[in-house]
RNA sequence: AAAGUGGAUCAAGCGAUCGCCCUUCUUUAACGCGGGGAGGAAAGUCCGGACUCCAUAGGACAGGGUAGCCGCUAACGGCGGCCCCGAGCAAUCGGGGGAAAGUACCACAGAAAACAUACCGCCCGUCGUUUCGGCGACGGGUAAGGUUGAAAAGGCGAGGUAAGAGCUCACCGGUCCAUCAGUGAUGGUGGACGCAUGGCAAACCCUACUCGGAGCAAGACCGAAUAGGAGGGUUGGGUGGUCCGCCCAUAGCCCUCGGGUAAGGUCGCUCGACCGCGCCAGCAAUUGCGCGGCAAGAUGAAUGAUCGCUGUGGCUUUUUUUGUGAGCCAUGACAGAAUCCGGCUUACCGAUCCACUUUAGCC
RNA sequence: GGCGACGUGGUGAAGUGGUUCAACACGGAGGUCUGCAAAACCUCUAUUCACCGGUUCGAAUCCGGUCGUCGCCUCCA
Repeated sequence: AAAGUGGAUCAAGCGAUCGCCCUUCUUUAACGCGGGGAGGAAAGUCCGGACUCCAUAGGACAGGGUAGCCGCUAACGGCGGCCCCGAGCAAUCGGGGGAAAGUACCACAGAAAACAUACCGCCCGUCGUUUCGGCGACGGGUAAGGUUGAAAAGGCGAGGUAAGAGCUCACCGGUCCAUCAGUGAUGGUGGACGCAUGGCAAACCCUACUCGGAGCAAGACCGAAUAGGAGGGUUGGGUGGUCCGCCCAUAGCCCUCGGGUAAGGUCGCUCGACCGCGCCAGCAAUUGCGCGGCAAGAUGAAUGAUCGCUGUGGCUUUUUUUGUGAGCCAUGACAGAAUCCGGCUUACCGAUCCACUUUAGCC
Repeated sequence: GGCGACGUGGUGAAGUGGUUCAACACGGAGGUCUGCAAAACCUCUAUUCACCGGUUCGAAUCCGGUCGUCGCCUCCA
């Protein structure tokens, strides 16, 4: 320098004017004064938690979820490190329980699709026939070769045989056992077994672990108005799959219809597994300690507009290149809080930085 | 804001637990019949089952992610 791999950051800054939302203060209040006002994804709502109500969420069944190993965490389907398999020259990327517990399925084709089988072929025997090369029928042996398919019962070579076959042997692959290393997945070494026993579990299922339900429109309080009316259920209602248990009630409770209304207000509501910096432990995820900081809280739902300066990018300008100056234009994309956090996924203009790999050249 | 369901020709809809062909009805186009129409009959009408990936020999169907549509849940008693 070219090609590539992985990761991180920003999403312009400052000031002025007008406007919107929240809020401190002055005695209540205000058009006063001061302070604050979107994101990396606020999104999808796909996981996990906090919080609230129902028992402090209890037992059994059903059902759901996860899936190499170890760790991190409040928790997770997330993250970190490691193991195995596959792709790549490499950096790196993708995948991951069990099919020898059982059941189901594997179309068409093909002899045969899972208790293996025998169409062609190869070989042997008997009989028949013969132009003496063979051919045909019957009975057996065989699975090396052919054909089909997505997939054909370890692969390949040698020996062996009538022809063949793990029938025997070497190598490769596989299963099991022992031993060593490792917390473990797993790996190394040695030995045994000739080794029929596919694919599919994002089919049922098995194993291990795990999950109670609902969701801030949860839920609590204040206030206005109305008919506490009608029908139904009741070994009822509350736990929104079932049963038990627990709690409430003993004429209350529940459901439906009907009625009312300011379709109101307050709390929940934003200080939190919080943010920034430094240090300790750890390969890391992460954790501990110290110092500093407070940063939207709306509810028919605020967070906007204009101008100036600086920065950034593009274009133009002098005969080539570079630098500088001047002028003009733009400052974009995806998108917008709605109880709050940790993740994942998806969308995205432009720009910057870091680490690493391969190839080539130069010193 | 939260929760749930669905997406198959122009329209309505079956098929969904995997294996040639996506039924059926209405509609549309062409033809036969008729003097012309209607009815009837015949033929045609989805290369992509909302879109993109994955599992599988094989996906409308199973799994994941996007997009779109629809429904339910707000106060008092």
About this RNA
Two RNAs folded together computationally: RNase P RNA and transfer RNA, 440 nucleotides in total. It holds a member of the Rfam family "Bacterial RNase P class A". Rfam classes the family as a ribozyme.